[in-house]
RNA sequence: GCCCCCAUCGUCUAGCCUGGUCCAGGACACGGGUCUUUCAAGCCCGCAGCAGGGGUUCAAAUCCCCUUGGGGGCA
Numbered sequence: 001g002c003c004c005c006c007a008u009c010g011u012c013u014a015g016c017c018u019g020g021u022c023c024a025g026g027a028c029a030c031g032g033g034u035c036u037u038u039c040a041a042g043c044c045c046g047c048a049g050c051a052g053g054g055g056u057u058c059a060a061a062u063c064c065c066c067u068u069g070g071g072g073g074c075a
Stems, first nucleotide, its partner, number of pairs: 001074007010028004020058001030046005051067005
């Protein structure tokens, strides 16, 4: 220098290929409630997210372009 892959709640992860519902789902963690003599477990509720910018579209986490960060391959 060229090519490929990845980036989503505090953490891990589904959804992306094949655009669509109103609230982007789940587990753990955390907070509240319930239960219990108390704690834990169980149950209920809450919390919080699409790396950044632009484009296409009635509609973008999803498609296209650029940038940033990380990983890999070739030379």
Transfer RNA from an Endomicrobiia bacterium, 75 nucleotides, folded computationally. Rfam family: tRNA. Its family is annotated with triplet codon-amino acid adaptor activity in the Gene Ontology. Rfam classes the family as a transfer RNA. From the family's description: Transfer RNA (tRNA) molecules are approximately 80 nucleotides in length. Taxonomically the source falls in Endomicrobiia (Bacteria, Pseudomonadati, Elusimicrobiota). It was read from a public genome assembly.